[in-house]
Context: one part of a larger RNA
Molecule: large-subunit ribosomal RNA, domain I
Organism: Pseudomonadota bacterium
């Protein structure tokens, strides 16, 4: 010096663990905000750095309910105090709530500077408290609104990209995507056929499976990609414009009787078997539905109540074996010194405010809702609808391009009347647009509670199991970590030795265990020693 062997150092893999994390399911919320939000800032304990709670009334005030032996947050301790006259604590209501932020009296480099005006306080002046003073938008005025924030989420609306695909690439594509901008709700949007179908019918609107990768469409490339129809999920329909009447205001006329026009507000009246005004008969009823009110019932805030074991023996410890036993509308699950229906806490079923909701009753006050005949008149939504040019949207790229939105220019019908049935024309059919409102069935999840899991287990799982968006990097937009685990219980090692009144260690002591000693559970390699046995 090499190889193996014991023993150890180092070092944290492994293996258990799990308070945190990921999905998803049900049921709830789906919003706060100028009555000042969300988020800060700076501040309040006796002693107080930090996080939590709170706000000059400051780890708290008051009022009701629960609660029932301790308690003065995490968190010791020194020191003080509270409490059966019911505290801490736990649920409802309230009270205060500097100072920044929409930030709103002006300003401003957010948590700061300076004001006006009225009241206080002073003899008074200054200073100081209090209270009001910001724009917009309705309204005469009193008075009301708005605004900003989330949840990268889900709707609608106005604008709209590229890489990329076409093996290039320009129509196309990606994609009406991403991202911008604006609006809303708890969902949003769409919706009561001028809708389709085929000569048979259907019967708003949405979502879903299917038709179907089809029919088409497409530098007929790459690619895009329907509808009828069928099965199901919900299910719901109103309302209004004009005709006509009647009242009121306003104007032209006027023979002073009135006529015509405008506007307004009432009643009327809603349809496609065409409807309704208008006339004449006729009817007051019966359905049906909404607001308000009592009543009853049910859901239910803290919270209560909630069955049933005992003994040997082994062990540090029983829940483990053994022996005998009881509960179960409860063997879900977690704790406990080791696996525990019966030891705690719970579970199963029950009890319990207030408000709110929903469902029956009844009271009351509205709304809708009829019917035959007549066919002369009148009315049924206009710069619309159609049509030319030019865009766009329809699965359809201008195509035999119907349909449907917009710009521009042209410009109709009122039932003997318009629209559609993928050019157009005709005959059948069908529906009635230029006004609105409509719940569910659908989409989403910052967030509460309750459950699930062939979901991670600390280089996994959120970036974050731990005082994390923190150290720290960066002028700044941004970026962005390492980092659990003593033991059943601190019984966290009294006293003694060495020492430098130091660390570290030997003793002695807990404790099953101390090679569980706080650099703490197991403690794997590498690399590092000591010891030895072969070998050179």
């Nucleotide at each position: 010096g090499g190889c193996g062997u014991g023993c150890g150092g180092u070092g944290g893999a492994u293996g258990c663990c799990u308070u945190g994390g990921c999905a998803c399911g049900g049921a709830c919320a789906g919003g706060c905000g100028a009555u000042g939000a969300a988020g800060g800032a700076c501040g309040c304990g006796g002693c107080u750095a930090c996080c939590u709670g709170c706000g000059a009334a400051a780890a708290g005030c008051u009022c009701c309910g629960g609660g029932g032996a301790g308690a003065g947050g995490g968190a010791a301790g020194c020191g003080c105090u509270c409490u059966u006259u019911g505290a801490u604590c736990c649920g409802g209501a309230g009270a205060u709530g500097u100072c920044c932020g929409a930030a709103u009296g002006g300003g401003g480099a957010a948590a700061c500077c300076c004001g006006g005006c009225g009241c206080g306080u002073u003899g008074a002046a200054g200073g100081c408290g209090c209270g009001u003073c910001a724009u917009c938008c309705c309204g005469c005025a009193a008075g009301g609104g708005a605004a900003g924030c989330a949840a990268g989420a889900c709707c609608c609306a106005g604008g709209g990209a590229a890489g990329u695909g076409a093996a290039c690439c320009a129509u196309c594509u990606c994609a009406g995507u991403a991202c911008c901008u604006g609006g809303a709700g708890g969902a949003a949007a769409a919706g009561a056929a001028a809708u389709c179908a085929a000569c048979c019918g259907a019967g708003a609107u949405u979502c879903c499976g299917u038709c179907a990768g089809u029919a088409g469409u497409g530098g007929c490339g790459a690619g895009c990609g329907a509808a009828c129809g069928c099965g199901g999920a919900a299910g719901a329909g109103g309302c209004c414009a004009a005709a006509c009447c009647u009242c009121a205001g306003g104007g032209a006329c006027u023979c002073c009787g009135g006529u015509c026009u405008c506007u307004g507000a009432g009643g009327g009246g809603u349809u496609g078997c065409g409807g309704g005004a208008c006339u004449u008969c006729g009817a007051c009823a019966u359905g049906u539905u909404g607001g308000c009110g009592a009543u009853u019932u049910u859901u239910g805030a803290a919270u209560c109540c909630g069955a049933a074991c005992g003994c040997u023996u082994u062990u540090g410890a029983a829940a483990a074996a053994g022996c005998g036993g009881c509960g179960a509308u409860a063997c879900a699950g977690g704790g406990u010194g080791c696996c525990a229906g019966c030891c705690c806490c719970g579970u199963a079923g029950g009890a319990g405010c207030a408000a709110a909701a929903a469902a029956a009753u009844c009271g009351u006050c509205g709304g809708c809702u009829a019917g035959a005949a007549g066919g002369a008149u009148c009315c049924c939504a206009a710069g619309u609808a159609g049509c030319g040019c030019c865009g766009g949207a329809c699965a359809c790229g201008a195509g035999a391009a119907a349909u449907c939105c917009g710009g521009u220019g042209u410009g109709a019908a009122u039932c003997c009347g318009g629209g559609g049935g993928g050019a157009c024309c005709a005959c059948c059919c069908u529906c009635c647009a230029a006004g609105c409102c409509u719940a569910a069935a659908u989409a989403c999840u910052c967030g509460u509670c309750c459950g699930u899991g062939a979901c991670c287990g600390a280089u996994a799982g959120u970036g974050a199991a731990c005082c994390a968006g923190u150290a720290c990097c960066g002028u700044g937009a941004g970026g962005g970590a390492a980092a659990g685990g003593u033991g059943a219980a601190a019984a966290g090692u009294a006293c003694c030795c060495c020492c430098a009144u130091g660390a570290a260690g030997g003793g002695a002591g807990u404790g099953a265990a101390a090679u569980a000693g706080a650099c703490c559970c197991u403690g794997a390699a590498a690399c590092c020693g000591c010891a030895u046995g072969c070998u050179u």